[in-house]
RNA sequence: CGCGGAGUAGAGCAGUGGUAGCUCGUCAGGCUCAUAACCUGAAGGUCAGUGGUUCGAUCCCGCUCUCCGCAA
Numbered sequence: 001c002g003c004g005g006a007g008u009a010g011a012g013c014a015g016u017g018g019u020a021g022c023u024c025g026u027c028a029g030g031c032u033c034a035u036a037a038c039c040u041g042a043a044g045g046u047c048a049g050u051g052g053u054u055c056g057a058u059c060c061c062g063c064u065c066u067c068c069g070c071a072a
Stems, first nucleotide, its partner, number of pairs: 002070006010024004018055001026042005048064005
């Protein structure tokens, strides 16, 4: 240099054009003599960046960045 995959909440992952979600974690409350477990609720996202297509983009297209793999 060539080809492929990945980038979404603190962590691990869904979401393949129409309100961004799940589990764990964090915080608050409930329960308990108390802690754990359990129950309820909340906070936390410029969806890697930029441009384009579209009425509308996490999703489709171009370029760039980072990581992983294959080939050489």